[in-house]
Context: one part of a larger RNA
């Protein structure tokens, strides 16, 4: 100087992104103990006292439970005894100190908000969280050789289960609740109609020709089979169609006018939609103007807490909104406390560096 220990005047967080670190508390006993609450808890809430050693004293008390006695059903029995032995709460005096859980180990508490119900679980090697799970609630598919999963198959799992069962999907204890919208996409159902493949019937043209027949031997007719392009008739699901379904994926309006002070606008018109955001909550983990405004806190608050509501761009199981209890969970205050600081000294170890 670097690390890691102690220690500290006076103040005590003024340090800092934030009490990060560090101090403070700490055991056992008595005492005492708030809001709130799912009556369990919240508690070890908070906040106080006491704690060594002698003496009294073999302390009261408890625990065991000899020896002798007594009795009978004579027994490894029963009363009865109380002797020894452990153990000891309180109590009164008293002794030495700065100090008795004298050393060492041993919760700091409190208030308010947010999310998350809780114990769990996770990024082995930067993240433990509000993310994952969760019990709980809904919806959906399975009737059993079950749906679903792997596997070419057999096979196997589901399951030596049987809808109080097993898969899939969303939601996450618990209270109150879960509005409106089937127009769009999925989905599920329905089959009149349209439209639709291969396949099959038929057939128009076209290339090629077997056979046959006539020949002037050059051919020319007949044409069967084989093929190619197309046409009509037949032809399922499908898809158009029509219906239902949102705790299925999802959506949940605009302008304009009006009340006797202004202001707003219960009110009335208008466009346009499938339907025009209900309860709750709201500058919030969502607020952009925005350090919104107003109360509270402080001398002095972009932070926080109650409130308004002008919601840029909350909103009801992609759940709403409350919650006691939980949490190495985030925010804000505050009491104790400290070298975090004012501003730093000093002392032990270890390393480094310089000289030797």
């Nucleotide at each position: 100087c670097u690390c890691u220990c102690g220690u500290u005047a006076a103040g005590g967080a003024a340090c800092u992104c934030g009490g990060c670190a560090a101090a403070u508390u700490g055991g056992c006993c008595c005492c005492g103990u708030a809001a709130c609450u799912u009556c369990g808890g919240a508690a070890g809430a908070a906040g106080g006292g006491g704690u060594g050693c002698c003496u009294c004293g073999u302390u009261a008390g408890c625990g065991u439970g000899a020896a002798g006695c007594g009795g009978u059903u004579c027994a490894c029995c029963c009363g009865u005894g109380g002797a020894g032995c452990g153990u000891g709460a309180g109590g009164a005096g008293g002794c030495a100190a700065c100090a008795u859980u004298a050393a060492a180990g041993a919760g700091g508490c409190c208030c308010c908000c947010g999310c998350g119900a809780c114990u769990g679980u996770u990024u082995a090697g930067c993240a433990a969280a509000a993310a994952c799970a969760c019990a709980u609630g809904u919806c959906u598919c399975u009737g059993c050789u079950a749906a679903c999963u792997c596997g070419u198959a057999a096979g196997a799992g589901g399951a030596u289960g049987u809808a109080u069962a097993g898969g899939g999907a969303c939601u996450g204890a618990c209270a109150c609740c879960u509005g409106c919208c089937c127009g769009g996409u999925g989905c599920u159902g329905g089959a009149a109609g349209g439209u639709u493949a291969a396949u099959a019937a038929c057939u128009u043209c076209g290339g090629u020709g077997a056979u046959c027949a006539c020949u002037u031997c050059g051919g020319u007719g007949u044409g069967a089979g084989c093929u190619g392009c197309g046409g009509u008739u037949u032809g399922a699901a499908g898809c158009c169609c029509c219906a239902g379904u949102a705790a299925a994926c999802g959506g949940c309006g605009g302008c304009c006018g009006u009340a006797a002070c202004u202001a707003u606008a219960a009110c009335g018109g208008u466009c346009c939609u499938a339907a025009g955001g209900u309860a709750g909550c709201g500058a919030a983990a969502u607020u952009c103007c925005u350090u919104g405004u107003c109360a509270g806190g402080u001398a002095a608050g972009u932070u926080c807490u109650g409130a308004c509501c002008u919601g840029c761009a909350c909103g009801a199981a992609u759940g709403g909104u409350g919650u006691a209890a939980c949490g190495a969970u985030g925010g804000g205050g505050g009491c104790a406390c400290u070298g975090u600081c004012u501003c730093a000294a000093u002392g032990a170890g270890a390393g480094g560096u310089u000289c030797g």
Description: The part of an RNA shown here (large-subunit ribosomal RNA, domain IV) has 356 nucleotides and comes from a Candidatus Omnitrophota bacterium. The RNAcentral record of the full RNA draws on ENA. Rfam family: Bacterial large subunit ribosomal RNA. Model confidence (mean pLDDT): 87 of 100.